[in-house]
Context: one part of a larger RNA
RNA sequence: GAUGAACACUAGCGGCAGGCUUAAUACAUGCAAGUCGAGGGGCAGCGGGGUAGCAAUACCGCCGGCGACCGGCAAACGGGUGCGGAACACGUACAGAACCUUCCUCCGAGUUGGGGAUAGCCCAUGGAAACGUGGAUUAAUACCCGAUAGUAUAACCGGAUGGCAUCAUUUGGUUAUUAAAGAUUCAUCGCUCGGAGAUGGCUGUGCGGCUGAUUAGCUAGUUGGUGCGGGUAACGGCCCACCAAGGCCUCGAUCAGUAACUGGUGUGAGAGCACGACCAGUCACACGGGCACUGAGACACGGGCCCGACUCCUACGGGAGGCAGCAGUAAGGAAUAUUGGUCAAUGGACGCAAGUCUGAACCAGCCAUGCCGCGUGAAGGAUGACUGCCCUCUGGGUUGUAAACUUCUUUUACAGGGGACGAAACACGGUCUUUCUAGACCGCUUGACGGUACCCUGUGAAUAAGCACCGGCUAACUCCGUGCCAGCAGCCGCGGUAAUACGGAGGGUGCGAGCGUUAUCC
Numbered sequence: 001g002a003u004g005a006a007c008a009c010u011a012g013c014g015g016c017a018g019g020c021u022u023a024a025u026a027c028a029u030g031c032a033a034g035u036c037g038a039g040g041g042g043c044a045g046c047g048g049g050g051u052a053g054c055a056a057u058a059c060c061g062c063c064g065g066c067g068a069c070c071g072g073c074a075a076a077c078g079g080g081u082g083c084g085g086a087a088c089a090c091g092u093a094c095a096g097a098a099c100c101u102u103c104c105u106c107c108g109a110g111u112u113g114g115g116g117a118u119a120g121c122c123c124a125u126g127g128a129a130a131c132g133u134g135g136a137u138u139a140a141u142a143c144c145c146g147a148u149a150g151u152a153u154a155a156c157c158g159g160a161u162g163g164c165a166u167c168a169u170u171u172g173g174u175u176a177u178u179a180a181a182g183a184u185u186c187a188u189c190g191c192u193c194g195g196a197g198a199u200g201g202c203u204g205u206g207c208g209g210c211u212g213a214u215u216a217g218c219u220a221g222u223u224g225g226u227g228c229g230g231g232u233a234a235c236g237g238c239c240c241a242c243c244a245a246g247g248c249c250u251c252g253a254u255c256a257g258u259a260a261c262u263g264g265u266g267u268g269a270g271a272g273c274a275c276g277a278c279c280a281g282u283c284a285c286a287c288g289g290g291c292a293c294u295g296a297g298a299c300a301c302g303g304g305c306c307c308g309a310c311u312c313c314u315a316c317g318g319g320a321g322g323c324a325g326c327a328g329u330a331a332g333g334a335a336u337a338u339u340g341g342u343c344a345a346u347g348g349a350c351g352c353a354a355g356u357c358u359g360a361a362c363c364a365g366c367c368a369u370g371c372c373g374c375g376u377g378a379a380g381g382a383u384g385a386c387u388g389c390c391c392u393c394u395g396g397g398u399u400g401u402a403a404a405c406u407u408c409u410u411u412u413a414c415a416g417g418g419g420a421c422g423a424a425a426c427a428c429g430g431u432c433u434u435u436c437u438a439g440a441c442c443g444c445u446u447g448a449c450g451g452u453a454c455c456c457u458g459u460g461a462a463u464a465a466g467c468a469c470c471g472g473c474u475a476a477c478u479c480c481g482u483g484c485c486a487g488c489a490g491c492c493g494c495g496g497u498a499a500u501a502c503g504g505a506g507g508g509u510g511c512g513a514g515c516g517u518u519a520u521c522c
Base pairs, nucleotide, nucleotide: 001521002520003519005518006517007516009514012374013373014372015371016370017369018367019366020332025330026329027328029327030326031325034073035072036071039070040069042066043065046064047063048062049060050059051058052057080285081284082283090208091207092206093205094204095203096202099201100200104197105196106195107194108193109192110191111190112146113145114144115143122135123134124133125132126131152177153176154175155174156173157172158171159170160169161168162167182189183188210257211256212255217248218247219246222245223244224243225242226241227240229239230238260282261281262280263279264275265274266273267272287308288307289306290305291304310321311320312319313318338364340363341362342361346360347358348357349356350355377408378407379406380405388398389397390396391395414458415457416456417455418454422449428443429442430441431440432439433438466511467510468509469508470507471492472491473490477506478505479504480503481502487494488493
């Protein structure tokens, strides 16, 4: 000098930031991922309408809509934590002639004919529950079959160009295989095949960044090859069969310990040293361990299966669960906050849209935890007042322009009044332009924060100072008490009867809404 700090004493305000460093311990409760009726059959609930009836009521999906169900997209993002990991995990630079990519953009082509089911609803039935079982019936942008299709895929036969190599690019031909889905308020939104782009990922390699030799040898899928082997989006002992005996290492292998990495942060003149909170990128994990399914993408925090530990329910037969999401609870600890508001903005998912969802986000609450700013008054005022303290004590010194007193100001506080920026839009209405797509202008609408910030007015010095230190280092000195006691102390050291070092007082010094101590780093 610094800190994600803690503790003692003290405390007026604001802005901006930060806030479980310990138990990746266990979790009550609520919320954190839905959306689409312009894909579908339908109609549980709500509102409207219709029919019958005097009425109560009954019936009708007829309309707005819509629980549950089928279907699509999303749920792999966003949010959390730092367990593991010394590794191509990370950083950086290359490479992929060994790869994938939903949605989006552009380009080319197409969108044809059929079929059988199934959930829901209904009926019956098992179970304490969780959850099932059987029968009948029904739809689709769900599923299946056929037609058509090539610059797609596969096999075969040729040509040209290029590359360090495996080979790549381009071009001609033959054969075979593979597609689709509709909705609509007629504006449009979709669907299928292929090509290109963009985005996101995956893989390989060079170099770089911890400690220990009181760890010196380690290794059998180990190292290499063959097999158009299996597997993968893709290369590869990644896996398998066979063959060979290799591969790494004092330039530190192996083993052990520790650790998420980086941009950066702290310090320092720098070199360096230490660290990796917040913010940003990457990685890993989601009660412990393992596994795959779905999917463009996961081996998936709020999906599934199995084993284990723990907790809960049970009719004892059997079931349910996973806060390292946001709050919150218990525990641990020196120690770390509200079971708050809003989708107004930004962003995300879905939707033609209206919109819905969003503990992401934006805000508010708590905490001097930090940084920064402001205030606690200003000017004048000597009878140098009183008190206190000290002395050489009829008197001086100091507290001290300090107070009183006079004049002034009103930041702030209090009271009253006004009152935002953040809002641009989308949608809707109108006008105009436009081949398509779409665009321009005008009007209208939308604010959680918040009646907040900010501005104006009024009253009145009014509402606001502490903490540590004073032997030397180190700025700041006297008296009293104590008497190697009580005590102080970062180091040197003070204290045994005049202690500037202990305790108190007066005075002084430093910093100041803080100040000192402790811990850690330079």